[in-house]
Molecule: c-di-GMP-I riboswitch aptamer
Organism: uncultured Anaerolineae bacterium
C1' cells in the first nucleotide's frame, strides 16, 4: 500500500402502528415512532421470486365469487447480481 474482515468512534437508514394524501389495488409520498440494517444507499432496461388487476381473452356461475392465460403495474427492509460509499482494530 492492496485484500480481506468487522472491533472502536463519529454517524446514518427507518419496520410495524397511528394520522394526512395518491392509487381500483399491491403499494407510495409526508409527519409521528424505532422492528432492526454494516451497505436497510442506488439500480425493476441483469436473472429469479413474491404481490396486486381498472383492461383483453378463455374456463365457471347461484350471473355475485372464483380460476387461467396475455398485458400492465408494486415491492431494492426476499435472494443473486452491478454500481458507489463512512471508519480503518484483532
Nucleotide at each position: 500500500c492492496a485484500c480481506g474482515a468487522g472491533a472502536a468512534g463519529a454517524g446514518g437508514c427507518a419496520a410495524a402502528a397511528c394520522c394526512a394524501g395518491a392509487g381500483u389495488a399491491a403499494u407510495c409520498u409526508g409527519g409521528c415512532g424505532a422492528c432492526g440494517c454494516a451497505a436497510a444507499g442506488u439500480c425493476a432496461u441483469a436473472g429469479g421470486g413474491u404481490c396486486a388487476g381498472a383492461c383483453g381473452a378463455g374456463a365457471g356461475u347461484a350471473c355475485g365469487a372464483u380460476u387461467u392465460c396475455g398485458c400492465u403495474g408494486a415491492c431494492a427492509g426476499c435472494c443473486u447480481g452491478a454500481c458507489u460509499g463512512c471508519c480503518g482494530a484483532a